[in-house]
RNA sequence: GGCCCACUAGCUCAAUGGUAGAGCAGUUGACUCUUAAUCAAUUGGUUGAGCGUUCGAGCCGCUCGUGGGUCACCA
Numbered sequence: 001g002g003c004c005c006a007c008u009a010g011c012u013c014a015a016u017g018g019u020a021g022a023g024c025a026g027u028u029g030a031c032u033c034u035u036a037a038u039c040a041a042u043u044g045g046u047u048g049a050g051c052g053u054u055c056g057a058g059c060c061g062c063u064c065g066u067g068g069g070u071c072a073c074c075a
Stems, first nucleotide, its partner, number of pairs: 001071007010024004018055001026042005048064005
């Protein structure tokens, strides 16, 4: 340098172009002598950045960024 993959909640991950979700974590409450466990409720989003296509984009196209894989070059 070429090619490929990944990027979505604090973490791990979902989501046929048509309401952005789950588990864990967090918070509050119940329970308990206390903690843990359990149960209930609940908070949390610039979907890596930008532009475009579209009535409508997490999803399609282009550019860029970060990380990873692979190939090549130099030495």
The RNA shown here (transfer RNA) has 75 nucleotides and comes from an uncultured Anaerolineales bacterium. Its mean pLDDT, the model's own confidence on a scale to 100, is 80. Its Rfam family is "tRNA". The family's RNA type in Rfam is transfer RNA. Rfam describes the family as follows. Transfer RNA (tRNA) molecules are approximately 80 nucleotides in length.